[in-house]
Context: one part of a larger RNA
RNA sequence: UGACGGGGACCCGCACAAGCGGUGGAUGGUGUGGAUUGAUUCGAUGCAACGCGAAAAACCUUACCUACCCUUGACAUGGUCAGAACCAUGGUGAAAGGUGGGGGUGCUUGAAAGAGAAUUGAUACACAGGUGCUGCAUGGCUGUGGUCAGCUCGUGUCGUGAGAUGUUGGGGUAAGUCCCGCAACGAGCGCACCCCUUGUCCCUAGUUGCUACGCAAGAGCAGUGUAGGGAGACUGCCGGUGACAAACCGGAGGAAGGUGGGGAGGACGUCAAGUCCUCAUGGCCCUUGUGGGUAGGGGUUCACACGUCAUACAAUGGUCGGAACAGAGGGUCGCCAACCCGUGAGGGGGAGCCAGCCCCAGAAAACCGAUCGUAGUCCGGAUCGCACUUUGCAACUCGAGUGCGUGAAGCUGGGAUCGCUAGUAAUCGCGGAUCAGCAUGCCGCGGUGAAUACGUUCCCGGGUCUUGUUCA
Repeated sequence: UGACGGGGACCCGCACAAGCGGUGGAUGGUGUGGAUUGAUUCGAUGCAACGCGAAAAACCUUACCUACCCUUGACAUGGUCAGAACCAUGGUGAAAGGUGGGGGUGCUUGAAAGAGAAUUGAUACACAGGUGCUGCAUGGCUGUGGUCAGCUCGUGUCGUGAGAUGUUGGGGUAAGUCCCGCAACGAGCGCACCCCUUGUCCCUAGUUGCUACGCAAGAGCAGUGUAGGGAGACUGCCGGUGACAAACCGGAGGAAGGUGGGGAGGACGUCAAGUCCUCAUGGCCCUUGUGGGUAGGGGUUCACACGUCAUACAAUGGUCGGAACAGAGGGUCGCCAACCCGUGAGGGGGAGCCAGCCCCAGAAAACCGAUCGUAGUCCGGAUCGCACUUUGCAACUCGAGUGCGUGAAGCUGGGAUCGCUAGUAAUCGCGGAUCAGCAUGCCGCGGUGAAUACGUUCCCGGGUCUUGUUCA
């Protein structure tokens, strides 16, 4: 000087408390451990691994296993030789591959012979190749404490020096934010601002939007909405408190009030944190194989354990009927209307749309009415049987969906533990990426819409100052 303390003082955070809803019990999904296996590819392991890499494992992916094959190789650059390339086609084989017969001779240059480009084959070596090892050799990227308020420097001064001061002190802030004081005076990286979005208004624009009409044609002032430009919020005004400060409290006006809400943005450094399987890369290792091709299998196993979710256990509910109201997205290898068929998944059909035009697309909870009457039920839907639909070369291992039947556990969950302070929690549906198909995951979108916060004694984590010294 740090670090640490079951030392002290002060302060903060859904940290506790006050509340609301969960997890832990059940069934299922998914990930992990373990076990199993020929293989169950690899990585991630307290917070900060475990719906994580994976924004899609039937084949492919795929790195794993088994079998069958190749050895200058699937891919790159070079030498020599030969053939244009290429196009269909017959046996064999699981395919990769191997082996036949047939057609075909183009482009540039040159009178021709030939040469060249592109491409294919053979051959010799240099070499290719490696998701092999080392993340404790590395770059890059990322997590984390933490959007916490800190981390430093120049000159000066003090100290023999390591260092200190500044950065401490008194107030005050979300903040090393600001004020005052002070052997310090300044500055940098952070904070804040600038950026995007949302909330109000004004101006401009006027179709594919909007309005009136039953529709269309036609018309159009304004408003909604869209998207360009601006205004607006600054403790600016008033009162009080305060040290005549910074600031705090209350009020006015205002769509909005004290960083208005949300996002992006992550200082110096920490964890030899994660990643050599995104990529790049040093070193080491393999080179008829640790490389390459193909088929089938595996990653989907299953006495068990854990994480994280979905669905429930019901009446604030289930079922049936009626009938409303969104936002944000996506669409040409696509979205697919009307209409017809089917109980349905779906099939037929073919209009429109490269989209403010057409389509996905009926939002659901909510509301109105009826029924059920506390029961393992008209709750719950696992499991299983039969019959189908669809994607795809192919759903056996191993997809999703539909109809009928079947109707398991489960009556609110021990110790323990998690999230959340407002348009939030809870609840309800909708869309997108990936994607042939497959979403209870992820990323977004809107609808309905709470309760509580006395407070900082305690638990956890963090910050500042101070104190002690096992430690560096």